A computed fold for a 101-nucleotide RNA from Levilactobacillus acidifarinae DSM 19394 = JCM 15949, annotated as Guanidine-I riboswitch aptamer. The prediction has a mean pLDDT of 80. It was read from a public genome assembly, where an Rfam model found it.
[in-house]
RNA sequence: UAAUUGGCUUUCUAGGGUUCCGCGGCGCCGCCGGUCUGGUCCGAGAGAAGGCCCCGCAGCAACCUAUUUGCGGCACACGGAAGGGAAAAAGCCUGGGAGAU
Numbered sequence: 001u002a003a004u005u006g007g008c009u010u011u012c013u014a015g016g017g018u019u020c021c022g023c024g025g026c027g028c029c030g031c032c033g034g035u036c037u038g039g040u041c042c043g044a045g046a047g048a049a050g051g052c053c054c055c056g057c058a059g060c061a062a063c064c065u066a067u068u069u070g071c072g073g074c075a076c077a078c079g080g081a082a083g084g085g086a087a088a089a090a091g092c093c094u095g096g097g098a099g100a101u
Base pairs, nucleotide, nucleotide: 003101006053007052008051009050010049011048012047015042016041020039021038022036023033024032025031026030054073055072056071057070058069059068076096078099082094083093084092
C1' cells in the first nucleotide's frame, strides 16, 4: 500500500433480555422476582429460506415508446473494547469499522 462479488425487503432460527401477558412470592387497587419453562417483544454482514431491483447470456415480440420468458451470477468472511439502545439485553446498530491475517 492492497485485499467483499451491488442494494432493499419478508418469514424464520441461533441468540437476547423483562415493557406487557402468564407464572411464583408477599404485608395483595399494589409491590417484588428473568438466579421463571413460556406467549408478546428485540434479533444476525460473517445463520436458513423466499421476493424485488441489479448484472450477464439466450429467446419472444416489435420498430418506437415499450413489453415479456428462461437460465446463470450472488462466492469468501477471524474480529475486540467502547458507545448507542426510551422496557432491557443481545450474534441488534456504529461495523465486512479498529485490529488481526